[in-house]
A computed fold for an 82-nucleotide RNA from a Candidatus Omnitrophota bacterium, annotated as transfer RNA. It matches the Rfam family "tRNA". Rfam classes the family as a transfer RNA. It was read from a public genome assembly. Lineage of the source: Bacteria > Pseudomonadati > Candidatus Omnitrophota.
RNA sequence: GCGGACGUGGCGGAAUUGGCAGACGCGUACGGCUCAGGACCGUAUGGGGCAACCCUUAAGAGUUCAACUCUCUUCGUCCGCA
Numbered sequence: 001g002c003g004g005a006c007g008u009g010g011c012g013g014a015a016u017u018g019g020c021a022g023a024c025g026c027g028u029a030c031g032g033c034u035c036a037g038g039a040c041c042g043u044a045u046g047g048g049g050c051a052a053c054c055c056u057u058a059a060g061a062g063u064u065c066a067a068c069u070c071u072c073u074u075c076g077u078c079c080g081c082a
Base pairs, nucleotide, nucleotide: 001081002080003079004078005077006076007075010026011025012024019065027045028044029043030042031041032040046055047054048053058074059073060072061071062070
C1' cells in the first nucleotide's frame, strides 16, 4: 500500500428481514441470611435533570416516516496479502 472483520453502559456481550437501545451475565449499592464473612436470596443499577423531559451504539455526514443495523468519509483494533 491492497483486501477483510470488528468498535454498543463500569466489564463481557445480545439486539443485522431497518421498527421499544442496552436482553443475559459479571460487577456495584441497599436489604435478608450469619457471631462475622463467603456462598445463597430479594430489589435497584447508561448519563444529565427536583420533575416534566433531554441525551446516548467510535466520530461526522447521507438515505428513510424510522438507522446499532443500509451508504460515504475519518479514527482505532485485529487478521490476511504484498